[in-house]
RNA sequence: GAAGUUGGUCAGGCAAUCGCUGCUGAAUCGGUUUACCGAUUCAGGAGAGGAAAGUCCGGGCUCCACAGAGCAGAGUGCCAGGUAACGCCUGGGCAGUGUAAACUGACGGCCAGUGCAGCAGAGAGUAUACCGCCGAUGGCCCGCAAGCUUGUCUUGUUGGCACAGGUAAGGGUGAAAGGGUGCGGUAAGAGCGCACCGCGCGUCUGGUAACAGUUCGUGGCAUGGUAAACCCCACUCGGAGCAAGACCAAAUAGGUUCCCAUUGGCGUGGCUCGCGUUGGGAACGGGUAGGUUGCUUGAACCCUGGAGCGAUUCAGGGUCUAGAUGAAUGAUUGUCGCUUCUUCGGAGGUAACAGAACCCGGCUUAUCGACCAACUUCACAC
Numbered sequence: 001g002a003a004g005u006u007g008g009u010c011a012g013g014c015a016a017u018c019g020c021u022g023c024u025g026a027a028u029c030g031g032u033u034u035a036c037c038g039a040u041u042c043a044g045g046a047g048a049g050g051a052a053a054g055u056c057c058g059g060g061c062u063c064c065a066c067a068g069a070g071c072a073g074a075g076u077g078c079c080a081g082g083u084a085a086c087g088c089c090u091g092g093g094c095a096g097u098g099u100a101a102a103c104u105g106a107c108g109g110c111c112a113g114u115g116c117a118g119c120a121g122a123g124a125g126u127a128u129a130c131c132g133c134c135g136a137u138g139g140c141c142c143g144c145a146a147g148c149u150u151g152u153c154u155u156g157u158u159g160g161c162a163c164a165g166g167u168a169a170g171g172g173u174g175a176a177a178g179g180g181u182g183c184g185g186u187a188a189g190a191g192c193g194c195a196c197c198g199c200g201c202g203u204c205u206g207g208u209a210a211c212a213g214u215u216c217g218u219g220g221c222a223u224g225g226u227a228a229a230c231c232c233c234a235c236u237c238g239g240a241g242c243a244a245g246a247c248c249a250a251a252u253a254g255g256u257u258c259c260c261a262u263u264g265g266c267g268u269g270g271c272u273c274g275c276g277u278u279g280g281g282a283a284c285g286g287g288u289a290g291g292u293u294g295c296u297u298g299a300a301c302c303c304u305g306g307a308g309c310g311a312u313u314c315a316g317g318g319u320c321u322a323g324a325u326g327a328a329u330g331a332u333u334g335u336c337g338c339u340u341c342u343u344c345g346g347a348g349g350u351a352a353c354a355g356a357a358c359c360c361g362g363c364u365u366a367u368c369g370a371c372c373a374a375c376u377u378c379a380c381a382c
Stems, first nucleotide, its partner, number of pairs: 001378010012336007020047002023044009049353001053364002056362005061241004068273004073237005078092005093107001094105004108232002113230002115226002130171002132167003137164002139161003143157005148151001179197006198221001199219004204213003245293004255284006264278004300319008337350005
């Protein structure tokens, strides 16, 4: 100097004026049976994000509700921690990718069972003999020898064949063919036997553990692959949701018809049992629906110090930062920051993704840039 990896910060700052919206306090007025609402003035304070997005997880809170057990179902899936909790985060292990810094992991079990794997190939699951090799044993053929009962005979034998048989070392097919190398052995071969390596089991060492090492022993030893295949195992799991819920107001038609009924019905996912309760359901038709609350002080945020590799946690100090409900934050000026051009006088620009609706912890997705820190690789110079 170049190329990368990981983590973090910001989302223009400060001030003034006008405008918009809420909250708090005070005063006045209006609506109104009430609940409550609205308007004006003054004062004070505040006002949309790093993702507010997706609605994917986990909760707080509210109700069912005084609410139990089981089955089915769903979720997670290496180990140890963190957290209110999690499918999240931190650290570690193993596997894979990358030269590396690092990144990714749907990471329990195939010896519980069932299934699946095209084509090729002999054979793809307790699966095999296509080519090849063998010629010990049985068989067949030519020849020779001997024998006798002279025959299409018996016995032996050189040579040949490769029918029966043996083989899985060599070759072929395939993504994959059931350990590797070497020696012995054999008719030829084969863990058939042995040595070493590898693998399984047990032991030993390190580690909380997942695991790692290979100290010692033992076994001829691989009953393949696949579970984001069904399945098995371990752990966890009520439901609905702020349009939850609570209060005040208003209104009528307490209507008509039908079905089930105590051996029944109903009770916030399904089924069964239990428990509670005594009615439940459907169709048609009619009336009302305005307001308050929930609603922002929180598992909150910031600073300092301690503990910890870290996620986090403890202690002390400080701060109060929207609460709308037909939809609130904009404009101007000055100055600073950043940035472009410049005749060096100055003139411009300031972006992308994108707007709270009960709240919080995460994950995922979108995105203009600027800055900081650490680490890796390459080149050059000293």
The RNA shown here (Bacterial RNase P class A) has 382 nucleotides and comes from an uncultured Saccharospirillaceae bacterium. The coordinates come from a structure-prediction model, not an experiment, and the mean pLDDT is 77. Rfam family: Bacterial RNase P class A. It is annotated as a ribozyme. The model forms 94% of the base pairs in the Rfam consensus. It was read from a public genome assembly, where an Rfam model found it.